[in-house]
Context: one part of a larger RNA
C1' cells in the first nucleotide's frame, strides 16, 4: 500500500426472512468414483468437474484392447523407370491384402516430350488423440452486470505513497449535484445495437373476408377496410404539475399516455484473481517414438456391477386415472427431403400415388382444458419396472449393444430422515409442440407457445459483494 479479524459504520443480492414447488426415500434414464477387466480409451474434480468435451459410441466415430498384416508408408513436395487413365471377371483370406484373366488407349505437342493418374525404385523426409496447459498462442470458466481500475499535469511527503477516486445528499451505477489542492482524461456504467408492447404510413401475394354474389370449404368472383406480414417513421425526455429537499442533484405523489422513470428481455464482460480449463478443435516451443508411441483391417471395448454420490424423468392417485365426443397455439423444418389422400393392417407400419426448393403443398390432430359415462380409497380401472411370445423399421450388419409396436406378465412405491436446491411476475408451477446432432435412436440440449399463482413485514441472523474508518507479530 494491501489482505485479513467470531472490530466498527452505511449500503446492495432469492443472502436470510415471508410463499410456491422441488431433490434426500422408490424404480428407470444418464454422467461420475471405485471395484472389475485383454480393453473398460482420453480429458473435466468445491462454489465455478458429474445428461460436462460428447448438437446423439451397432461397424464407422475411436484415440483403447486381441489377432492379422504394410514400412517413403493411409496423407505432402522433390527424383527416376514403367504403364494412360479407368472399368470388369475368378481364386484364397474374417477382412485389410494377394495371385491371375480380360475390356480398354484418350488430352496437348515444336514429335524430343508434356500434363493427370496408377506402379515400382532409393532418399530427403511423412505421420503421432505420445510428454509436459507448470514453456506458450487462442479460445473459455469465474468473482460479476459486481461498480470499480487507472493515467497526465500540478500540489503534499526524505521516500514507499497520499491527493484527485476522500466529505454532505442521491443513483441501479466512481450515476448526478454541492464542497475540496486540485484540475483535466481513460477503460468500465449508461447510451448507440436486436426483440417485445402502442401508433401512422408504404405495400396487398401465397395473406386477410367487413359489404355484395358464390361454395361442403376464403372454394371462385370481388374488395385490400380488418387481421397479418415487412420496410420507413413517431413515440418515453422526470418532458408538464404538486409537494419535500440547499434555490442543486434527486426523491414522493398525479396528469396525460399503449407503455412512466432503466418500459420489459437479450447482445455487450473494466484492470485484473484463481500458475482456474484446455497440447484430445486448432496452432506452437523443447522432449520422446521412428520394420513403430506411425499406417490399414477384422473382431471385442467405450454398454461390465457388490456398492457410493450428482443431474433428471415417471410415479405412489379421486384437483385423479379409463373411455368416448368437442375447442383452442406459437415457433420452425423439408428434395439422398416433408409427404396429403386411398388401400392393407388392432398397431407399430407397408404399398401406391397427388402437392411442395413452400406466408401456397407437407410434416400437423397440439396437450393440459371442456362435455357425457365409468371407476369410490383398494398396492386399486395407481403405478409402471421386469420377463415372456409375436411383430415392424433404419442399416452390409441389431448376438454382445438399437428404437417402436401388440397380447400377456405386473415388481418397488401410500409423500420421503439428516440435510439441500431452484423461483419475485406472464415469473414458479404445470401442458404439449418444434429443432439441431442424425441412415436409425433423446427422459439429454435449444428453442416455443397454451394455462397461470403465492409471497415480500422488514435487515436482527447464514452466504456472497462495494465503500469508509480501526487493529494486526502477515505480504
Nucleotide at each position: 500500500u494491501g489482505a485479513c479479524g467470531g472490530g466498527g459504520g452505511c449500503c446492495c443480492g432469492c443472502a436470510c426472512a415471508a410463499g410456491c414447488g422441488g431433490u434426500g426415500g422408490a424404480g428407470u434414464a444418464u454422467g461420475u468414483g471405485g471395484u472389475u477387466u485383454a480393453a473398460u480409451u482420453c480429458g473435466a474434480u468445491g462454489c465455478a468437474a458429474c445428461g460436462c468435451g460428447a448438437a446423439g459410441a451397432a461397424c464407422c466415430u475411436u484415440a483403447c484392447c486381441a489377432a492379422g498384416g504394410c514400412u517413403u508408408g493411409a496423407c505432402a513436395u522433390c527424383c527416376u523407370g514403367c504403364a494412360a487413365a479407368u472399368c470388369u471377371c475368378c481364386a484364397a483370406g474374417a477382412a485389410a491384402u494377394u495371385g491371375g484373366a480380360g475390356a480398354g488407349u484418350g488430352c496437348c505437342u515444336u514429335c524430343g516430350g508434356g500434363a493427370a493418374u496408377g506402379c515400382a525404385g532409393a532418399g530427403a523426409c511423412a505421420g503421432g488423440u505420445g510428454g509436459u496447459g507448470c514453456a506458450u498462442g487462442g479460445c473459455u470458466g469465474u468473482c460479476g452486470u459486481c461498480a470499480g481500475c487507472u493515467c497526465g499535469u500540478g500540489u503534499c511527503g526524505u521516500g514507499a505513497g497520499a491527493u484527485g477516486u476522500u466529505g454532505g445528499g442521491u443513483u441501479a451505477a466512481g450515476u448526478c449535484c454541492c464542497g475540496c489542492a486540485a484540475c483535466g482524461a481513460g477503460c468500465g456504467c449508461a447510451a448507440c445495437c436486436c426483440a417485445c408492447g402502442u401508433u401512422u404510413u408504404u405495400a396487398g401475394u401465397u395473406g386477410c373476408c367487413a359489404g355484395c354474389a358464390u361454395u361442403c370449404a376464403g372454394u371462385u368472383g370481388g374488395g385490400u377496410a380488418c387481421u397479418c406480414u415487412a420496410g420507413a417513421a413517431a413515440g418515453a425526455c422526470u418532458g408538464c404539475c404538486g409537494g419535500u429537499g440547499a434555490u442543486a442533484a434527486a426523491c414522493c405523489g398525479g396528469a396525460g399516455g399503449a407503455a412512466g422513470g432503466u418500459g420489459u428481455g437479450g447482445a455487450c464482460g473494466a484492470c485484473g484473481u484463481c500458475a482456474a480449463g484446455u497440447c484430445a478443435u486448432c496452432a506452437u516451443g523443447c522432449c520422446c517414438c521412428u520394420u513403430a508411441c506411425g499406417c490399414c483391417u477384422u473382431g471385442g471395448g467405450c454398454u461390465a456391477c457388490a456398492c457410493a454420490c450428482g443431474u433428471a424423468c415417471u410415479a405412489c392417485a379421486a384437483u385423479g386415472c379409463u373411455a368416448c365426443g368437442g375447442a383452442c397455439a406459437a415457433a420452425g423444418a423439408g428434395c439422398a427431403g416433408c409427404c396429403a389422400g386411398c388401400u392393407c393392417g388392432c398397431a407399430a407400419g407397408a404399398g401406391u400415388c397427388a402437392g411442395c426448393a413452400a406466408a401456397u403443398c407437407u410434416c400437423c390432430u397440439a396437450a393440459a382444458c371442456u362435455g357425457u359415462a365409468g371407476c369410490u380409497c383398494a398396492g386399486u380401472u395407481c403405478a409402471g419396472a421386469u420377463c415372456g411370445u409375436a411383430g415392424g423399421c433404419u442399416g452390409c450388419a441389431a448376438c454382445u449393444c438399437g428404437c417402436c409396436u401388440a397380447c400377456g406378465u405386473g415388481a418397488a412405491g401410500c409423500a420421503g430422515g439428516a440435510a439441500u436446491c431452484g423461483c419475485u411476475a406472464g415469473u414458479a408451477a404445470u401442458c404439449g409442440c418444434a429443432g439441431g446432432u442424425c441412415a436409425g435412436c433423446a427422459u439429454a440440449c435449444u428453442g416455443c407457445g397454451g394455462u397461470g399463482a403465492a409471497u415480500a413485514c422488514g435487515u436482527c441472523c447464514c452466504c456472497g459483494g462495494g465503500c469508509c474508518u480501526u487493529g494486526u507479530a502477515c505480504a
Predicted 3D model of a 475-nucleotide part of an RNA (small-subunit ribosomal RNA, 3' major domain) from an uncultured marine bacterium.
Its Rfam family is "Bacterial small subunit ribosomal RNA". Its family is annotated with structural constituent of ribosome and ribosome in the Gene Ontology.